[in-house]
RNA sequence: UGCGGGAUGGUGUAACGGCAGCACGCUCGGUUCUGGUCCGAGAAAUUGGGGUUCGAAUCCCUGUCCCGCAG
Numbered sequence: 001u002g003c004g005g006g007a008u009g010g011u012g013u014a015a016c017g018g019c020a021g022c023a024c025g026c027u028c029g030g031u032u033c034u035g036g037u038c039c040g041a042g043a044a045a046u047u048g049g050g051g052u053u054c055g056a057a058u059c060c061c062u063g064u065c066c067c068g069c070a071g
Base pairs, nucleotide, nucleotide: 001070002069003068004067005066006065007064010024011023012022013021018054026042027041028040029039030038047063048062049061050060051059
């Protein structure tokens, strides 16, 4: 430098173009003499910019970063 793949709550991981879920963690409450377990509730995310579309995490263009292959 070229080609391919990837970037989603704190972490891991889903999501036909149609309300962004799940698990762990965290917070609050219940239970307990206390803690843990267990139960209930809650906060928390789509890598940046632009485009297509009634509607974009998803499709297109482009920037940044990571991984692999080739030179």
The RNA shown here (transfer RNA) has 71 nucleotides and comes from an uncultured Solirubrobacteraceae bacterium. Its Rfam family is "tRNA". Rfam classes the family as a transfer RNA. From the family's description: Transfer RNA (tRNA) molecules are approximately 80 nucleotides in length. The prediction has a mean pLDDT of 83. The RNAcentral record of the sequence draws on ENA and MGnify.